RNAcentral holds the full RNA, with entries from ENA and SILVA. Predicted 3D model of a 331-nucleotide part of an RNA (large-subunit ribosomal RNA, domain IV) from Candidatus Woesearchaeota archaeon CG10_big_fil_rev_8_21_14_0_10_37_12. Its mean pLDDT, the model's own confidence on a scale to 100, is 85. It matches the Rfam family "Archaeal large subunit ribosomal RNA". Rfam links the family to the GO terms ribosome and structural constituent of ribosome.

Context: one part of a larger RNA
RNA sequence: UCUAGUUGAGGGAACUCGGCAAAUUAGCCCCCUGACUUCGGUUUAAGGGGUCCCUGCGUCCGUGCGCACAUGCGUGGCGGUUGCAGGGGGCACUGACUAAGAUGACCCGACUGUUUACCAAAAACACAACCGGCUGCUAAGCUGUAAAGCCUUGUAUAGCCGGUGACGUCUGCCCAGUGACGGUAUCCAAACACCCGGUUCAACGGGUUUAAGGACCGUUAAACGGCGGGAGUAACUAUAACUCUCUUAAGGUAGCGUAAUGCCUUGUCAUUUGAAUGGUGACGUGCAUGAAGGGCGUAACGAGGUCGUCACUGUCCCCAACUAGAACCCU
Numbered sequence: 001u002c003u004a005g006u007u008g009a010g011g012g013a014a015c016u017c018g019g020c021a022a023a024u025u026a027g028c029c030c031c032c033u034g035a036c037u038u039c040g041g042u043u044u045a046a047g048g049g050g051u052c053c054c055u056g057c058g059u060c061c062g063u064g065c066g067c068a069c070a071u072g073c074g075u076g077g078c079g080g081u082u083g084c085a086g087g088g089g090g091c092a093c094u095g096a097c098u099a100a101g102a103u104g105a106c107c108c109g110a111c112u113g114u115u116u117a118c119c120a121a122a123a124a125c126a127c128a129a130c131c132g133g134c135u136g137c138u139a140a141g142c143u144g145u146a147a148a149g150c151c152u153u154g155u156a157u158a159g160c161c162g163g164u165g166a167c168g169u170c171u172g173c174c175c176a177g178u179g180a181c182g183g184u185a186u187c188c189a190a191a192c193a194c195c196c197g198g199u200u201c202a203a204c205g206g207g208u209u210u211a212a213g214g215a216c217c218g219u220u221a222a223a224c225g226g227c228g229g230g231a232g233u234a235a236c237u238a239u240a241a242c243u244c245u246c247u248u249a250a251g252g253u254a255g256c257g258u259a260a261u262g263c264c265u266u267g268u269c270a271u272u273u274g275a276a277u278g279g280u281g282a283c284g285u286g287c288a289u290g291a292a293g294g295g296c297g298u299a300a301c302g303a304g305g306u307c308g309u310c311a312c313u314g315u316c317c318c319c320a321a322c323u324a325g326a327a328c329c330c331u
Base pairs, nucleotide, nucleotide: 001326002325003324004323005322006321007320008319010317011316014315019312027051028050029049030048031047036041038166052088053087054086055085056084057083058082060080061079062078063077064075065074066073067072089093101310102309103308104307105306106305107304108302109301113125114124129164130163131162132161133160134159135158141150142149143148167297168296169295170294172227173226174225177224178223179220180219181218182217183216186215187214188213193208194207195206196205197204228246229245230244231243232242255289256286267283268282269281270280271279272278
């Protein structure tokens, strides 16, 4: 010096990206218990008190003994349980071991689960629930060249595929493009077939007919996706309920909003601090939010992320001593 520990005056997060690490707390009994809530929870909320030994007096339970006998009465028998009181010792009584630090607010994900065996456990995956599509059974789907098999000895309250992801509240407009589904008088449309031509045969050429498909006509967005611009206007100013105009398939509705999304940006205001690129609450022309690629809320839950407060501490001010071990140095 390092590794693993122990203790520490005064201060108490000033450390640091960040209380990382450590410390605090801890079991059981009693009291008490807020916001919120899906009324189940939250909850061991928080916050208090008690906890060892001896003795006395009670409670309740089990089981004896004596007397009487229809239940009963008595009992300093034994065992267990629990309450109150008095006393005793120690700094300290769950005396060691064992054994939550607490709480407020926000984001994400409802939850218990699952995952990168060996750098990621999460906000990712899954999940109940919701929605859509295909499928009538010799089903659809899947494996296989096939035979055959799975689903299934199941049958639409079923099976398969896809999306969203508890619950509450909702889920707006657009079918022009791409796709899917349906229709189709007419048009396009291959070979075969037929007819004509090809000096004979044939190749071949032309014509007729014509499936799928396309054109065409519809439907469909919890299908892939999309959801504007420029002017003017109110008796202070500012703003624009209002008007005009270009334009689209339709021009972003309800919500939310400087956001896990905002470039400008450390936006502005309020609050929190002595001081705040932080947090929270507001504001909103949002570079580039937005409704099942779901929007917005939400009790409970989380080895998730962020910011406070109390307690606590060698994290720090500022280091010291000690215990055990290792390297190293001297011998």